[in-house]
RNA sequence: GACUCAUCAAGAGAGGUGGAGGGACCGGCCCACUGAAACCUCGGCAACCACGAUCGAUCAUCGCAGGUGCUAACUCCGGCAGAUUCCCGGGUGGGGAAUAUCUGGAAGAUGAGGU
Numbered sequence: 001g002a003c004u005c006a007u008c009a010a011g012a013g014a015g016g017u018g019g020a021g022g023g024a025c026c027g028g029c030c031c032a033c034u035g036a037a038a039c040c041u042c043g044g045c046a047a048c049c050a051c052g053a054u055c056g057a058u059c060a061u062c063g064c065a066g067g068u069g070c071u072a073a074c075u076c077c078g079g080c081a082g083a084u085u086c087c088c089g090g091g092u093g094g095g096g097a098a099u100a101u102c103u104g105g106a107a108g109a110u111g112a113g114g115u
Stems, first nucleotide, its partner, number of pairs: 001115001003113006013042005021031003025079004043071003048067002051063004075107001080104005085097004
C1' cells in the first nucleotide's frame, strides 16, 4: 500500500514553541492574528487490542488501563441510488425539479487480523 472484519448520534483542553493556514477529496458551510497547521509538556475521554475475574471452552458480562486512538461542529453537511414531496401530462406509461427526512451505498477515519 491493497485486502478482510468491527465501529463511527455519546464523550473529553490547558500551557509553551510556531507564524498562516485548517476542517481527507469536490461543492457548501465553518474554524483561524482574540493565533491555523505542526511539534513539545501536562491533563482528559473512550474502551478496539492486550491482561485479569466469572465459565470446561467459545460467546458474553464485569474489571483494569499496558499498546493504539481520540479530545469544534453527527465522519460538520452533501456528493451515488431508492422512498416520500412538487411540477409537466386528460390519464397510464414516462419525464423533470428542489428542499427536507429516512434507508442503503460510495468515500474516509480508527482498531484488529492475515498478506
Overview:
This is a predicted structure of a 115-nucleotide RNA (SAM riboswitch aptamer (S box leader)) from an Anaerolineaceae bacterium. The organism belongs to Anaerolineaceae, within Bacteria. The coordinates come from a structure-prediction model, not an experiment, and the mean pLDDT is 82.